[in-house]
RNA sequence: UGCGGGAUGGCUCAAUUGGCGGAGCGCGCGGCUCUGAACCGCGAGGUUCCAGGUUCGAAUCCUGGUCCCGCAG
Numbered sequence: 001u002g003c004g005g006g007a008u009g010g011c012u013c014a015a016u017u018g019g020c021g022g023a024g025c026g027c028g029c030g031g032c033u034c035u036g037a038a039c040c041g042c043g044a045g046g047u048u049c050c051a052g053g054u055u056c057g058a059a060u061c062c063u064g065g066u067c068c069c070g071c072a073g
Base pairs, nucleotide, nucleotide: 001072002071003070004069005068006067007066010025011024012023013022019056027043028042029041030040031039049065050064051063052062053061
């Protein structure tokens, strides 16, 4: 430098090829328990990497950029 893949709650990942952004763990509160762990219930937490474009509608499609991984030189 070229090509391919990736970036989504604190962490690990989904979102059925454009139509309400979710799960597990973690965190907070409550239940259970003599207390705690485990278990059960409820809750908070997201400008979906950034900037534009297309569209009635974008995490998803298009363009540019940043960073990470791999391959080639």
Transfer RNA from an Anaerolineae bacterium, 73 nucleotides, folded computationally. The prediction has a mean pLDDT of 80. NCBI's taxonomy places the organism under Bacteria, Bacillati, Chloroflexota, Anaerolineae. It matches the Rfam family "tRNA". Rfam describes the family as follows. Transfer RNA (tRNA) molecules are approximately 80 nucleotides in length. RNAcentral holds the sequence, with entries from ENA.